[in-house]
RNA sequence: CCAUCCUUAGCUCAGUUGGUUAGAGCUCCGAGCUUAUACCUCGGCGGUCCCUGGUUCGAGUCCAGGAGGAUGGA
Repeated sequence: CCAUCCUUAGCUCAGUUGGUUAGAGCUCCGAGCUUAUACCUCGGCGGUCCCUGGUUCGAGUCCAGGAGGAUGGA
C1' cells in the first nucleotide's frame, strides 16, 4: 500500500429479504427466601446500534467517506 471481515447495554453476543417496541445471557440494584451469606425465584436500571453524510414512506440492516480492531497478500 491492497483485499476481506468485525464494531449493537458495564461484559459476551443475537437481530431473518429494510417494516411497525431494539433483544438474550451474565453483571449491577431492589424485593422474596434464610439466623446470616450463597444458591434460587420475581422485578428493575442500563443503548444517540463506532462517527459523518446519502438512498427510502421507513435504516441496527442498503450505499459513500472516515475511525478503531482482526486476518491474509505485496
A computed fold for a 74-nucleotide RNA from a Candidatus Kaiserbacteria bacterium, annotated as transfer RNA. It matches the Rfam family "tRNA". Rfam describes the family as follows. Transfer RNA (tRNA) molecules are approximately 80 nucleotides in length. The sequence was found in a public genome assembly. The coordinates come from a structure-prediction model, not an experiment, and the mean pLDDT is 80.